[in-house]
Description
Transfer RNA from Cryptomonas curvata, 71 nucleotides, folded computationally.
Order: sequence, then C1' cells, then structure tokens
RNA sequence: AUGCUACUAGUUUAGUGGUAAAAUUCGUCCUUGCCAUGGAUGAGAUCUGGGUUCGAUUCCCAGGUAGCAUA
Repeated sequence: AUGCUACUAGUUUAGUGGUAAAAUUCGUCCUUGCCAUGGAUGAGAUCUGGGUUCGAUUCCCAGGUAGCAUA
C1' cells in the first nucleotide's frame, strides 16, 4: 500500500428491518451468630457520520479502531 474480517452494558458473548437477550459486574433486600454460597429485585450497551425505508442495531456508502493475509 492492497484485500478480508470484526466493532452491541465496565468485561465476555447472543440476536434481529418494528426501541435488544444472557453471563459476569455494581446497588438494595432475604437467607446465616459472621463470612462465603444461594435467592429476589434494580442499574448498566448497538463505534461515528450520511443514505435507503413508514421505521435501521440490522441493508448500502464513507470514516475510525483492532486483527489477519499478501507485497
């Protein structure tokens, strides 16, 4: 330099054209004489900007970041 892939809670992963699921994390409560474990409940996210669409996290384009391959 060229090509390809990926970007979703603090972290690790799902997912889909109709406002996103789980684990972990954190807060509160219950359980115990205390801690741990366990249970209940709540908080927390679609990389950025455009386009298409009634509607975009999803489709398209550009940019950014990371990784891989070739030279």

Record summary:
The prediction has a mean pLDDT of 80. Its Rfam family is "tRNA". Lineage of the source: Eukaryota > Cryptophyceae > Cryptomonadales > Cryptomonadaceae > Cryptomonas.